[in-house]
Model confidence (mean pLDDT): 83 of 100. Transfer RNA from a Candidatus Micrarchaeota archaeon, 72 nucleotides, folded computationally. It was read from a public genome assembly. Rfam family: tRNA. Rfam's curators write: Transfer RNA (tRNA) molecules are approximately 80 nucleotides in length.
RNA sequence: GCCCUCGUAGCUCAGUGGUAGAGCGCCUGUCUUGUAAACAGGAGGUCCUGAGUUCAAAUCUCAGCGAGGGCU
Repeated sequence: GCCCUCGUAGCUCAGUGGUAGAGCGCCUGUCUUGUAAACAGGAGGUCCUGAGUUCAAAUCUCAGCGAGGGCU
């Protein structure tokens, strides 16, 4: 330098055009002598950034930034 994959909650990830979700973690309550577990409820998001397409974009297109891998 060229090619490929990825970027979504604190962490690991799903969501492939029509209200952003799960598990774990966190907070509160119930239970317990207490802790853990279990059960019930809750908080937490500029979907990496900008532009374009569209009635509508996390999703499609382009550019940039970042991470990983391959080739030379």